[in-house]
Model confidence (mean pLDDT): 80 of 100. The RNA shown here (transfer RNA) has 71 nucleotides and comes from a bacterium. The sequence was found in a public genome assembly. It matches the Rfam family "tRNA".
């Protein structure tokens, strides 16, 4: 340079046109003499801009970042 893939809560990962969902992590509360496990509640998210579309995390196109293959 040239070709692909991938970006979703603090991790990690699922959904893929119609409210984004589980898992650990954090807050609270129940249980316990105290801890740990355990059970209930909350918390918190679609890389950035642009199109298409009634309607975009999800389809197009542009950039950034990472990663693979090639020269």
């Nucleotide at each position: 340079c040239g070709g692909g893939a991938c970006a979703u809560a603090g991790u990690a990962u699922a959904c893929c046109g119609g409210u984004a969902g589980u898992a650990c992590g954090c807050a609270c509360c129940c249980u316990u003499c105290g801890g740990g496990a355990g059970g209930g509640u909350g918390u918190a998210g679609a890389c950035u801009g642009g199109g298409u579309u009634c309607g975009a995390u999800u389809c197009c196109c542009a950039g950034u970042g990472u990663c693979c293959c090639g020269a």